[in-house]
RNA sequence: GCGGAGGUCGCCCAGCAUGGCCAAAGGCGUAGGACUGAGGCUCCUAUCCCGCAGGGGUUCGUGGGUUCAAAUCCCACCCUCCGCACCA
Numbered sequence: 001g002c003g004g005a006g007g008u009c010g011c012c013c014a015g016c017a018u019g020g021c022c023a024a025a026g027g028c029g030u031a032g033g034a035c036u037g038a039g040g041c042u043c044c045u046a047u048c049c050c051g052c053a054g055g056g057g058u059u060c061g062u063g064g065g066u067u068c069a070a071a072u073c074c075c076a077c078c079c080u081c082c083g084c085a086c087c088a
Base pairs, nucleotide, nucleotide: 001084002083003082004081005080006079007078010028011027012026020068029047030046031045032044033043034042048057049056050055061077062076063075064074065073
């Protein structure tokens, strides 16, 4: 350099094709509670921010674009992995 795969909520990992039902499944972790003599296991609830709540805000590597609407489509760039090529 060429080709391919990938980057998602603390971590892992779905979702992307066919845009909307997405603050976004599931697991882990964490916090609170139940259970227990006390733990473990198990179960329940919560876990981006603001709000008592209804609700609002921001988010899917970065920046643009398309669209009423983008994690999802398009473009550029950054980073990681794999293969090939190049060099020696």